[in-house]
Background: This is a predicted structure of a 72-nucleotide RNA (transfer RNA) from a Candidatus Pacearchaeota archaeon. Taxonomically the source falls in Candidatus Pacearchaeota (Archaea, Nanobdellati). Its Rfam family is "tRNA". By type it is a transfer RNA.
RNA sequence: GGAGCUGUAGUUCAAUGGUUAGAAUGUUGGUCUCCAGAACCAGUGAUGGGGGUUCGAUUCCCUCCAGCUCCA
Numbered sequence: 001g002g003a004g005c006u007g008u009a010g011u012u013c014a015a016u017g018g019u020u021a022g023a024a025u026g027u028u029g030g031u032c033u034c035c036a037g038a039a040c041c042a043g044u045g046a047u048g049g050g051g052g053u054u055c056g057a058u059u060c061c062c063u064c065c066a067g068c069u070c071c072a
Base pairs, nucleotide, nucleotide: 001071002070003069004068005067006066007065010025011024012023013022018055026044027043028042029041030040031039048064049063050062051061052060
């Protein structure tokens, strides 16, 4: 320099263009317990930036940013 892939909750992952973006884990509170742990209940928190298409975008297109892989 060229090509490709990935970017969603603190973390690991889901989500046919259409519901309130969901699960596990973490974390906070509660029940239980002499205390702690486990278990159960409740809460918490996210689409990398910008633009475009569309009635509607996490999803499709362009561009930028970050990371990874391959080729030279």